The RNA shown here (Bacterial RNase P class A) has 358 nucleotides and comes from Wenzhouxiangella sp. AB-CW3. RNAcentral holds the sequence, with entries from ENA and Rfam.
[in-house]
């Protein structure tokens, strides 16, 4: 200097005009409106994938079905998210050390699957292979005995099949072989030491418990009511209707003609429910900043300081002009943590590794 990997930032700049839109003040006013100041998109506003807040609904408690999360401890309103540690796999020169990634409770409650090969894929077995001591059968031989054959029976060393073959490796043993026995890993069980734990070591014992797959059903432990700001909440027209109360008519229209009795029907005046519209929720909040402490660290207390969008056909934009390294993904719609995804390009830190100088 370079490269790569982690973390923090910024996201073309300046200057001019003319617009849309909060708010604050003044003019003006029946009412519309103007004028000035001042605020006016993000790191992802995005996916709506998870987690709360808030509103309404619904709920004595308990369980059932159904979702979710799953190695341990902490953070946090909470979370599947985040921080530290455990353990396990890959690469790296086996280890160290380092990178990097794991859905990482349970396979001796049950159940269920393991394609093709393969003898066998889970009450085990024997396809090629070893032996065949014992017993059987042939040879020799007087006899002990030797040889043969592979008939019974015996092993599972070795090959062969597989992604997976009922612990590994060596030694000894054996007719051949076998944890048969032993020593070493590895694993069941117990104690002890450590650690809050998840785990780890030590030691003793056990000759092996009897494959894998829970991202298969299912079991354990925890945990979850339901829709959502088109939530809810308030004001409140016309024009139908509805209630109630007081006038008229004493009627009229139906109830086949008549009476009674039902029913409908006029006029004020209040009432009340809602429809358009309004108005609220609506942005000061688990908030930014910077500092001190306390933690390894996520975090968290204290202080002090600041307010920085809030539209509802829905604003944040255009147009010249100058300069540059020529300028990406992208648009807020109740807010908040997170996570995924999408991005030209710069800026600073900190950490490896290479390479030059000194």
């Nucleotide at each position: 200097a370079g490269a790569g990997c982690c973390g923090g930032c910024c996201a073309g700049a300046c200057a001019g005009u003319c617009g849309c839109u909060g708010u604050g003040u003044c003019c003006g006013u029946u009412g519309a409106g103007g004028g000035c100041a001042u605020g006016g998109a993000g790191g992802a506003a995005a996916g709506u994938c998870c987690g709360g807040g808030c509103u309404u609904c619904a709920c004595a408690g308990g369980g059932c079905a159904g979702g979710g999360u799953g190695c341990c401890a902490g953070g946090u309103a909470a979370c599947g998210c985040c921080u530290g540690g455990g353990g396990g796999g890959u690469c790296u020169u086996c280890a160290c050390c380092g990178a990097u990634c794991c859905a990482c409770g349970g396979a001796a409650a049950g159940u269920g699957c393991c394609g093709c090969a393969g003898a066998a894929a889970a009450c085990a077995u024997a396809c090629c292979g070893c032996c065949g001591a014992u017993g059987g059968c042939c040879u020799u031989u007087u006899u002990c005995a030797a040889g043969g054959c592979a008939c019974a029976g015996g092993c599972a060393a070795g090959g062969g099949u597989g992604a997976a073959a009922u612990g590994g490796u060596g030694c000894g043993g054996u007719a051949a072989g076998a944890g048969c026995g032993c020593a070493c890993c590895g694993c069941g069980u117990g104690a002890c030491u450590g650690g809050u734990a998840a785990c780890a070591g030590u030691c003793a014992u056990g000759g092996c418990a009897g494959g894998g797959c829970a991202a298969a059903c299912c079991c354990c432990a925890c945990u979850c009511g339901a829709a959502g700001c088109a939530a809810g909440g308030c004001c409140a027209a016309a024009u139908a209707g509805g209630g109630a109360u007081g006038c008229c008519a004493c009627g009229g229209c139906g109830u086949g003609g008549c009476c009674c009795g039902c029913g409908c029907u006029g006029c004020a005046u209040c009432c009340g429910g809602g429809u358009a519209g309004g108005c609220u929720g609506c942005u000061g909040g688990a908030g930014g900043c910077g500092g001190u402490u306390g933690g390894c660290g996520a975090c968290a207390a204290c202080c002090g300081u600041c307010c920085a969008a809030g539209a509802u056909g829905a604003a944040u934009g255009a147009c010249u002009g100058u300069c540059c390294a020529c300028g990406a993904c992208a648009g807020a719609a109740c807010c908040c943590g997170g996570c995924u995804u999408a991005u030209c390009g710069g800026c600073c830190g900190g950490c490896u590794c290479u390479c030059g100088c000194u």
A source record names the gene rnpB.